RNA sequence: GGGUUGACCGAGGGAAUCGCGGCAGGACAGGCGCCUGUCGAGGAAAGUCCGCACUCCGAAGGGCAACGAUGCCGGCUAACAGCCGGGCAGGGCAACCUGACGGCAAGUGCAACAGAGAGCAGAUUGCAUCUUCAUUGAUGCGAGGGUGAAAGGGUGCGGUAAGGGCGCACCGGCAGCGGCAGCGAUGUCGCUGGCCAGGCAAACCCCAUCGGGAGCAAGGUGAAGCAGGCGCAGUGGAGCGGCCCGUUCCCCAGAAAGCGCCGGGUACACCGCUAGAGGUCGGCGGCAACGGCGAUCCCAGAUAGAUGAUUCCCGCGUCUUUGACGGACAGAAUGCGGCUUAUGUGGUCAACCCGGAU
Repeated sequence: GGGUUGACCGAGGGAAUCGCGGCAGGACAGGCGCCUGUCGAGGAAAGUCCGCACUCCGAAGGGCAACGAUGCCGGCUAACAGCCGGGCAGGGCAACCUGACGGCAAGUGCAACAGAGAGCAGAUUGCAUCUUCAUUGAUGCGAGGGUGAAAGGGUGCGGUAAGGGCGCACCGGCAGCGGCAGCGAUGUCGCUGGCCAGGCAAACCCCAUCGGGAGCAAGGUGAAGCAGGCGCAGUGGAGCGGCCCGUUCCCCAGAAAGCGCCGGGUACACCGCUAGAGGUCGGCGGCAACGGCGAUCCCAGAUAGAUGAUUCCCGCGUCUUUGACGGACAGAAUGCGGCUUAUGUGGUCAACCCGGAU
């Protein structure tokens, strides 16, 4: 100097004017409004994919079945499928990256094309023996050739008609047992067994662990209008008639009304609602995730949804450089911890590889 890898930070700054929402204060008897002050989106507020808090359902406490999720080990955490550290496997020269990473040596199942044969394998060529006029036919073989992603360990010696773990030595794998190191995953060493056993479980399945459901439109309180019920008015009082029925008058009312009470619950209002697994700083323990201590701060809470617009200056980037243009993804809706996805551009730190110079 060039290339690469990882971790992290920021998400333009300032001023003026106009405007919006919450809260507090002021004047007013009080409300609306007004004035003043103060606060007012994000790193992902997003997808709603996990995990919780909280609420209700039926006491949600236990068990079984079904279904679903998870699946190396240790730690962190309220919890997790998250994070940190480690192991193993794969990739990369390396920094580093990736991995649902229990079981196919329990059962069942699946595998295109090619190929003779693809699952207690298989005679196409080949090798050998016997046979036949004849590579004609029969038998044995799994070594060599050929096909394939994959053909049932490798090398050598022995043995054999020819061959083959058929036997043996060494190597490799697997299974069992043991020693050592480690909390453990695991690593390493040794012994035994010719056991040689292909792949796929994000195929069914088996094993282990975990999971009740619905969700802030949860749920609760108050409550106009309105449906409904009851009361104020009925078994009222008086007269006529022997009595019932009937009839007249009075109290009261003008009545399918009105008033009052009850009551379900709608509009609406309020609570839930934002002081919290909270932020910032300092030092402590820990490799780290994280924990605990001290100090300090209060930082949206609306309800169809406020958080905006214009102008100027500075800063950044690009270009055709007295200037012009550009500035992403996106936007709270009960809260919190994660994951995933989107994102113009700027910056910091660490590590690795290559080249050059000294």